[in-house]
RNA sequence: AUAGCAGGUUGGUUUGUCGCUUCCCAAAAUUUUUGGGAAGAGGAAAGUCCGGGCAACAUAGAGCACCAUAUUUCCUAACGGGAAGCUGUCCGCAAGGGCAGAGUAGCGUAACAGAAAACAACCGCCUUGCUGCUCAGGCAAGGUAAGGGUGAAAAGGUGAGGCAAGAGCUCACCGGUAAGAGUGGUAACACUCUUAGCCGUACGCCUUAUGGGUUGCAAGAUCAUGUAUACCGACGCAUGUAGGAUGGCUCGUCCGAUGUCGGGGGGUAGAUCGCUAAAGGCAAGUGGUGACACUUGCUUUAGAUAAAUGACAGACGCUUUGCUUUUGCAAAGUACGGAACCCGGCUUACAAACCUGCUAUUUUU
Numbered sequence: 001a002u003a004g005c006a007g008g009u010u011g012g013u014u015u016g017u018c019g020c021u022u023c024c025c026a027a028a029a030u031u032u033u034u035g036g037g038a039a040g041a042g043g044a045a046a047g048u049c050c051g052g053g054c055a056a057c058a059u060a061g062a063g064c065a066c067c068a069u070a071u072u073u074c075c076u077a078a079c080g081g082g083a084a085g086c087u088g089u090c091c092g093c094a095a096g097g098g099c100a101g102a103g104u105a106g107c108g109u110a111a112c113a114g115a116a117a118a119c120a121a122c123c124g125c126c127u128u129g130c131u132g133c134u135c136a137g138g139c140a141a142g143g144u145a146a147g148g149g150u151g152a153a154a155a156g157g158u159g160a161g162g163c164a165a166g167a168g169c170u171c172a173c174c175g176g177u178a179a180g181a182g183u184g185g186u187a188a189c190a191c192u193c194u195u196a197g198c199c200g201u202a203c204g205c206c207u208u209a210u211g212g213g214u215u216g217c218a219a220g221a222u223c224a225u226g227u228a229u230a231c232c233g234a235c236g237c238a239u240g241u242a243g244g245a246u247g248g249c250u251c252g253u254c255c256g257a258u259g260u261c262g263g264g265g266g267g268u269a270g271a272u273c274g275c276u277a278a279a280g281g282c283a284a285g286u287g288g289u290g291a292c293a294c295u296u297g298c299u300u301u302a303g304a305u306a307a308a309u310g311a312c313a314g315a316c317g318c319u320u321u322g323c324u325u326u327u328g329c330a331a332a333g334u335a336c337g338g339a340a341c342c343c344g345g346c347u348u349a350c351a352a353a354c355c356u357g358c359u360a361u362u363u364u365u
Base pairs, nucleotide, nucleotide: 001361002360003359004358005357006356007355008354009353010352012316013315014314015313016312017311018310020040021039022038023037024036025035026034027033028032042336046347047346049345050344051343052342053341054216055215056214057213061251062250063249064248066212067211068210069209070208071085072084073083074082075081086101087100088099089098090097091096102207103206106205107204108203109202110201122148123147124144125143126142127141128140129139130138131137156174157173158172159171160170161169175199176198177196178195179194180193181192182191183190184189220273221272222271223270229264231263232262233261234260235259243255244254245253246252280299281298282297283296284295285294286293287292317334318333319332320331321330322329323328
């Protein structure tokens, strides 16, 4: 200098004119108006995928089914989240990045090819017998899985011995697995040593453990206005029936004949609350590898309801392209996007600028 990897910050500035919403103060003509002051859309507000706060059912349980999670330690209100790790596997020269992670007693699948996908024998090898031009070869019986073929994968690998020929059949070394000991680590695990011939793989079903009540601010609460539940049908006064509520089903519990269910019909659609002080934000110090925790101090930063948080004009900043010896000039562009009960996460989108650490290559000293 170039190309990358990981983490983080910002994502416009300013002038003028006009305008909008909320709160506070003052005055008035108190329905509202005028003046002043303060504040006013994010890192994702998006997706609606998780976890909670809060509310109602409601007095609130049990079982089954169903769904989700599943490696170690820590963080958190909690999570299917985060931090730092471990093991396996894939990509990259590397920095680094992706995927996966409970168990295996049993069952099933692995297309096609192949004899056969775990009770194997197509070619082949060996032994015995028969046949034979006594040569070659052929047939039958038995043994075999070292060699060859098929395949993603064919009964751990190399070598030696052994055998009729072969085979972990035996042995040496290596690999895997299981157990034990030592060292390191909080742990998962890692390394070393010893013993044991123990020696196919993947996926699914299944099993185990933990967790899950539901609905959600269009939840829900209150006030005002208005009216007719007129009428019809079924059930028929109950040791709580019919019916209903309780995520699915069962039990249980609760409401319940002045009722319930079905049909049909009438009135209303207004206002207020919920609605923003929060597991809040900022700074410093201490501890920690880190996520984060603790202490001290400061601080209150939208609350709309058809939905405000802006419109117009100019200058500047930044980026790209062209021109230019240079200073510069011209043109174009300036991302993703917009609160609606709130908070913590995850996922997705994003023009451009900057900071920190690391990797590779090249050049100079």
The RNA shown here (Bacterial RNase P class A) has 365 nucleotides and comes from a Bacteroidales bacterium. Rfam family: Bacterial RNase P class A. It is annotated as a ribozyme. The coordinates come from a structure-prediction model, not an experiment, and the mean pLDDT is 77. The model forms 98% of the base pairs in the Rfam consensus. The sequence was found by an Rfam model in a public genome assembly.